[in-house]
RNA sequence: GCCGCUGGACGGGCAGUCGCUUCGCCGGUCUGGGCUUCGCCUGGAGCGGCGGGGAGGAAAGUCCGGUCUCCACAGGGCAGCGUGCCGGCUAACGGCCGGGGGGAUCCGCUCAAAGCGGAUCUUACGGAAAGUGCCACAGAAAAUAUACCGCCCCAUCAUGUGGGUAAGGGUGAAAAGGUGCGGUAAGAGCGCACCGCGGUUGGAGUAAUCCGGCCGGCAGGGCAAACCCCACGCGGAGCAAGACCAAAUAGGAGAGGAGGAGUAGCCCGCUCCGUUUGACUCUCGGGUAGGUCGCUAGAGCCGUGCAGCAAUGCACAGCCCAGAGGAAUGACUGCCACCCGCAAGGGUACAGAAACCGGCUUACAGUCCAGCGGUUCUC
RNA sequence: UCCCCGGUAGCUCAAUGGUAGAGCAUUCGGCUGUUAACCGAAGGGUUGCUAGUUCGAAUCUAGCCCGGGGAGCCA
Repeated sequence: GCCGCUGGACGGGCAGUCGCUUCGCCGGUCUGGGCUUCGCCUGGAGCGGCGGGGAGGAAAGUCCGGUCUCCACAGGGCAGCGUGCCGGCUAACGGCCGGGGGGAUCCGCUCAAAGCGGAUCUUACGGAAAGUGCCACAGAAAAUAUACCGCCCCAUCAUGUGGGUAAGGGUGAAAAGGUGCGGUAAGAGCGCACCGCGGUUGGAGUAAUCCGGCCGGCAGGGCAAACCCCACGCGGAGCAAGACCAAAUAGGAGAGGAGGAGUAGCCCGCUCCGUUUGACUCUCGGGUAGGUCGCUAGAGCCGUGCAGCAAUGCACAGCCCAGAGGAAUGACUGCCACCCGCAAGGGUACAGAAACCGGCUUACAGUCCAGCGGUUCUC
Repeated sequence: UCCCCGGUAGCUCAAUGGUAGAGCAUUCGGCUGUUAACCGAAGGGUUGCUAGUUCGAAUCUAGCCCGGGGAGCCA
């Protein structure tokens, strides 16, 4: 220098012009309400000017956990769903950090294997002597054991037949503890050593677990992402939650009530509706459209210091950073960066807030940083 | 915003964790003067994708992709 893996950061830059949205201030126009009405106070909607803010690391999937709001709620249990080695962090979690056990790869010790030690990565990792269930085909036998070939013993002229055995062969994903020595007719935990396993016990550790001692010849396979058992957790719905203001029309309640309406002013006339089955008028209440709030100052961002292996926590200082509502966050020009193309020229990854926050998962062109490994060149 | 269901051959659907099948369709052969019908045979599958559990996965588990459907407010 190049390549790969892991972790972290960024996610085109600068300048100009024209827009969109929101907030603050100022000016002016229109307009509503109130009052002690030459006026004063207080709102609303456009317009113009100045200034501030305006998508993300995933805003996504909606997979977990919470804040918030409403409803329900004596206490306990059943059912259902979820989680599952141990400890810690956290508001909480199925998240994160650290540790233990298992697995994979590499390195060292070793002639080699086994074994021991180390590094990196990874792990849905409670219980199979509580019970039920399943284990196809093959195989003698798939879990109350059993005997196909073989080996051994007895009988027999021989085939056959009777008995012993589970070492060897064979089947299978899996075969009734493994290896070795002894032993035996042949064999077998039958006996012994080591390993594994069960019980008991000592030490270390908060614990998971680890290191030992003693006893036992072995109690009997796998599957719980099969039912299940054990421990722990969970009330339900979701911002279209929910709260407030409140037209027109039609219902409801109360009071008044004999008139009311049309015929384009008034009178007369005419027509319609009504007179206790109540026309019409007034008041009240629920409530729809519509409007306002909820709505963004928060488990917030950034910096320093301290505690801790770390996740994380604490203290101090600084900062305000979308809040619309069918939904703004854009377009053009110039220069630069990168990609495609011979060139002219074209393009800029994944993708876009919708009450908010902590995680997980998934998508992602390219750039930078750190660590580790490999390879090559120079000294 | 909150939920539910489904994805298997070209189409419509089956399959208890144990060799993925059926009907129609396609192709070939037979029958017929010919076609249809009928008879016989054949081909055709990443069980939506990727991992995991298991001896073994269409089936069980997790994460993605695609399609379809439902609920909310008022009376």
Overview:
This is a predicted complex of two RNAs, RNase P RNA and transfer RNA, with 454 nucleotides together. It holds a member of the Rfam family "Bacterial RNase P class A". By type it is a ribozyme. The coordinates come from a structure-prediction model, not an experiment, and the mean pLDDT is 78.